This is a predicted structure of a 93-nucleotide RNA (c-di-GMP-I-GGC riboswitch aptamer) from an Elusimicrobiota bacterium. Rfam family: c-di-GMP-I-GGC riboswitch aptamer. Its family is annotated with cyclic-di-GMP binding in the Gene Ontology. Of the family's consensus pairs, 89% are formed in the model.
[in-house]
RNA sequence: AACCGAAAGGGCAAACCCCGCGUGAGCGGGGGACGCAAAGCCACGGGACCGUGGAAUACCCAUAAACAAGUGAGGUCAGCCGAGCUGCCGAAG
Numbered sequence: 001a002a003c004c005g006a007a008a009g010g011g012c013a014a015a016c017c018c019c020g021c022g023u024g025a026g027c028g029g030g031g032g033a034c035g036c037a038a039a040g041c042c043a044c045g046g047g048a049c050c051g052u053g054g055a056a057u058a059c060c061c062a063u064a065a066a067c068a069a070g071u072g073a074g075g076u077c078a079g080c081c082g083a084g085c086u087g088c089c090g091a092a093g
Stems, first nucleotide, its partner, number of pairs: 003093001005089001011036002016031006034079001040085002044082003047077004051063004066071002
């Protein structure tokens, strides 16, 4: 130093409840803790979901459809898995 994850100090906060925002997925604040060593950041790849369009209409397909041809619809989730960036401590091995 890397892997790894004991201890200590601290950190975050699922479900659920309240308030607010959003068509929605969901987000922000407060309460609350199931968990988390990256549960810090980031939608780049996959995935899930919402919206929109298609369709044989709960399934499925697309990210468009449409039109006057450059206007137009794209979003959410990082606590699903990878990639990338950053980072506290230091026991055993």
The coordinates come from a structure-prediction model, not an experiment, and the mean pLDDT is 82.